[in-house]
Context: one part of a larger RNA
RNA sequence: UUGGGCGUAAAGAGCUCGUAGGCGGCCUGUCGCGUCUGCUGUGAAAGUCCGGGGCUUAACUCCGGGUGUGCAGUGGAUACGGGCAGGCUUGAGGUAGGUAGGGGAGACUGGAAUUCCUGGUGUAGCGGUGAAAUGCGCAGAUAUCAGGAGGAACACCGGUGGCGAAGGCGGGUCUCUGGGCCUUACCUGACGCUGAGGAGCGAAAGCGUGGGGAGCGAACAGGAUUAGAUACCCUGGUAGUCCACGCUGUAAACGUUGGGCGCUAGGUGUGGGGCCUUUCCACGGGUUCCGUGCCGUAGCUAACGCAUUAAGCGCCCCGCCUGGGGAGUACGGCCGCAAGGCUAAAACUC
Numbered sequence: 001u002u003g004g005g006c007g008u009a010a011a012g013a014g015c016u017c018g019u020a021g022g023c024g025g026c027c028u029g030u031c032g033c034g035u036c037u038g039c040u041g042u043g044a045a046a047g048u049c050c051g052g053g054g055c056u057u058a059a060c061u062c063c064g065g066g067u068g069u070g071c072a073g074u075g076g077a078u079a080c081g082g083g084c085a086g087g088c089u090u091g092a093g094g095u096a097g098g099u100a101g102g103g104g105a106g107a108c109u110g111g112a113a114u115u116c117c118u119g120g121u122g123u124a125g126c127g128g129u130g131a132a133a134u135g136c137g138c139a140g141a142u143a144u145c146a147g148g149a150g151g152a153a154c155a156c157c158g159g160u161g162g163c164g165a166a167g168g169c170g171g172g173u174c175u176c177u178g179g180g181c182c183u184u185a186c187c188u189g190a191c192g193c194u195g196a197g198g199a200g201c202g203a204a205a206g207c208g209u210g211g212g213g214a215g216c217g218a219a220c221a222g223g224a225u226u227a228g229a230u231a232c233c234c235u236g237g238u239a240g241u242c243c244a245c246g247c248u249g250u251a252a253a254c255g256u257u258g259g260g261c262g263c264u265a266g267g268u269g270u271g272g273g274g275c276c277u278u279u280c281c282a283c284g285g286g287u288u289c290c291g292u293g294c295c296g297u298a299g300c301u302a303a304c305g306c307a308u309u310a311a312g313c314g315c316c317c318c319g320c321c322u323g324g325g326g327a328g329u330a331c332g333g334c335c336g337c338a339a340g341g342c343u344a345a346a347a348c349u350c
Base pairs, nucleotide, nucleotide: 003322004321005320006319007304008303012318014201015200016199017198021194022193023192025088026087027086028085029084030083031082033081034080035077036076037075038074039073040072041071042070048066049065050064051063052062053061054060091191092188093187094186096183097182098181099180103177104176105175106174107173108172109171110154115149116148117147118146119145120144121143125136126135162169163168206247207246208245209244210243211242215241216240220236221235222234223233258317259316260315261314262313263312266295267294268293269292270291271290272289273288274287275286276285277284299306300305323350324349325348332343333342334341335340
């Protein structure tokens, strides 16, 4: 191992693509593999069950009968599953016409602000804090004006608003490029769903090589605080943060909720599209499809809560859980430059 579960108690893989496998729409024919049914053989003895006999009874034992879930052969049934053949269009995909978007990549570019440099004005402070001090400043700072350099991030718009599979994506323009939604019902004709292994993508930090370096800032230094202060606060500040290429492969990678399909009251916002209505336009009203929020019925739930974006009612496929600690550790294997990652115990103990 049956079973029961996985929002918060242990438990959904970070995400996607996809191999094997599992599962799979409507109609017709055919086969009869699964499936169902009849018969035959076999299913040793002992055992077990039923009936009867023998030891005074029972246990024990003997005889007869039954059972023996199974296997094989053979006759039949054909609804369902399956194979083969043919057809269909509602699932899926495509054509055509629209459409929204911080989806991705590259190049170019803009303004505000910080810092630094040069020059002008100007003089004794500035800065910082709970209060201070370290620090900066008469070699002219802070403040202010003009010019220049450089890097990083994009105020307002901005929104439980948009896009993306997830990570994530926000100044502007151009080029290349992925996906979605709506309308049409023209084409293909089940081409589908899931997905063990596998492959790809994957925040931040970190690593390698080479650049870059304004601000911020692990480490570090100093000043404070304190009994101490390897901190919180302050002054500085290196790696890093940025770019290119390569690696790492983790996260509270969270909706802590795997994917797909169908079904099951409503109400109210908001984003995108279609149709109707208002003579036209704008607004408005109605309706429909897709997305994103809130409230709420039935139902579910241990409760909290969920509730057509389900945690409701069902089906299919995958992943995962099985008391706490030891431990996501040791050992082994695989991967990595390393840091480490993936897989993953036991003794012992409560």
The part of an RNA shown here (small-subunit ribosomal RNA, central domain) has 350 nucleotides and comes from Marinitenerispora sediminis.
The RNAcentral record of the full RNA draws on ENA, RefSeq and SILVA.
Its mean pLDDT, the model's own confidence on a scale to 100, is 87.
Its Rfam family is "Bacterial small subunit ribosomal RNA".